[in-house]
C1' cells in the first nucleotide's frame, strides 16, 4: 500500500406535520427519527415515478428520483483478522 471494519469521536436523517416553490412527480427550510460505513456528490446503464402528444395502451419528447440497483468520484478515525 490494498481490504476487512472492532471501538472512539462524530455525521446523515426516512415516514407523518407545517411553510415555500412547482401543472405534477419532486424540491428547499422546519420540527420529528425509521433506518445508514459513504444515507457525501454525480443522471453514464437500467428500473420506477410526473407531465405533453392523448380519448386507453404502446411509443416519442422533457422533467424528477443518488435512502432502487449497477457504475463513477471523493472522503474522518484506526483494533483483530
Nucleotide at each position: 500500500u490494498u481490504u476487512c471494519g472492532a471501538a472512539a469521536g462524530g455525521g446523515c436523517a426516512a415516514a407523518c406535520c407545517c411553510c415555500u416553490g412547482g401543472u405534477a412527480a419532486c424540491a428547499g427550510g422546519g420540527a420529528g427519527a425509521c433506518g445508514c460505513a459513504a444515507a457525501g456528490c454525480c443522471a453514464c446503464g437500467g428500473g420506477u415515478u410526473c407531465a405533453u402528444a392523448a380519448g386507453a395502451a404502446a411509443u416519442a419528447u422533457g422533467a424528477a428520483u443518488a435512502g432502487c440497483c449497477g457504475g463513477g468520484u471523493u472522503a474522518c478515525c484506526g483494533a483483530a483478522g
The RNA shown here (c-di-GMP-I-UAU riboswitch aptamer) has 81 nucleotides and comes from Nitrospira sp.
It matches the Rfam family "c-di-GMP-I-UAU riboswitch aptamer". Clan: c-di-GMP_I riboswitch clan.
Model confidence (mean pLDDT): 86 of 100.